Annotation: This is a predicted structure of a 355-nucleotide part of an RNA (large-subunit ribosomal RNA, domain IV) from Calvadosia cruxmelitensis. Taxonomically the source falls in Calvadosia (Eukaryota, Cnidaria, Stauromedusae, Kishinouyeidae). Its Rfam family is "Bacterial large subunit ribosomal RNA". Its family is annotated with ribosome and structural constituent of ribosome in the Gene Ontology.
[in-house]
Context: one part of a larger RNA
RNA sequence: ACCAUGCUAAGGAACUCUGCAAAAUGAGUCCGUAACUUCGGGAUAAGGACUGCCGAUGGUAUUUAAGCAUUCUUUGCGAAUGUGAGGAGAAGUCGGUCGCAGUGAAAAGACCCAGGCGACUGUUUAGCAAAAACAUAGCACUCUGCAAACACGUAAGUGGAAGUAUAGGGUGUGACUCCUGCCCGGUGCCGGAAGGUUAAGAGGAAGGGUUAGUGUAUGCGAAGCUCUGAAUUGAAGCCCCGGUAAACGGCGGCCGUAACUAUAACGGUCCUAAGGUAGCGAAAUUCCUUGUCGGGUAAGUUCCGACCUGCACGAAUGGAGUAACGAUCUGGGUGCUGUCUCAGUGUGGUCCUCA
Repeated sequence: ACCAUGCUAAGGAACUCUGCAAAAUGAGUCCGUAACUUCGGGAUAAGGACUGCCGAUGGUAUUUAAGCAUUCUUUGCGAAUGUGAGGAGAAGUCGGUCGCAGUGAAAAGACCCAGGCGACUGUUUAGCAAAAACAUAGCACUCUGCAAACACGUAAGUGGAAGUAUAGGGUGUGACUCCUGCCCGGUGCCGGAAGGUUAAGAGGAAGGGUUAGUGUAUGCGAAGCUCUGAAUUGAAGCCCCGGUAAACGGCGGCCGUAACUAUAACGGUCCUAAGGUAGCGAAAUUCCUUGUCGGGUAAGUUCCGACCUGCACGAAUGGAGUAACGAUCUGGGUGCUGUCUCAGUGUGGUCCUCA
């Protein structure tokens, strides 16, 4: 010097990203216990008091129970009541007593206030993340009538299910409370079938090749064979017409106006499918920003309460609250401490040096 561990004057978070770590709290009995609340909780809330040993009360209260007695009796080795030898044996109170200290060692919650997120118990990155992520009960939409939908498999078949719409599958949201606004133009899905478009197939006009034949000879050319092949016909789909947002998603701009100023309930205009409703808001979302005001501090980029100018909240991609819960995150306080002012000193081990 390093590792582990014990103690420390005065101060007590001044340390630090952060009270990280350590210290502190701790058992039992009694007293006492707030806001809030889903009336269950919160709660061991918080905050206090006591605890050893000896004597007395006292071998007392209580308990166990042989035997005995009385009554009942289904006459049983039965039942009830009473008494009760013997066994076990307090609490509380009073008095005394020792120590610095009596749950004398060990083992054994620190607590409170406020806020964010997630309702909760649970699950997760085996080996840097346990969380606000996942799940969850509840809610909603949607598919499925049973040889179900859906999934695996080429199939047979199997799961779903030895179930049957109070069932099963898929998707989203995520207890509970109050709620969940407007837009169907785009995309998707559902329904419609009049019209347009449209494949193979059907159809076979017309044309080409070949050549019997014909022709004063350039050609023309039946049938057959063969190669192309127009019109016409022809389903779903698409176009089209409707519906649907707890489907994917979306939810404006400019100008003017009130008798101080400021602001604009009001008016004008352009665009749109419709222009963001309730609630919340510098927020896990706010760039400017340490916004402004208030609180807390002597002093506060964090925190809490407001304001609203929301760069770029917003309603099941859920909105706003919320008791309880959390090895969660943030701010404050009490207690406590070597975290620190600022170090010191022990114990055990290691490194190192010498023998």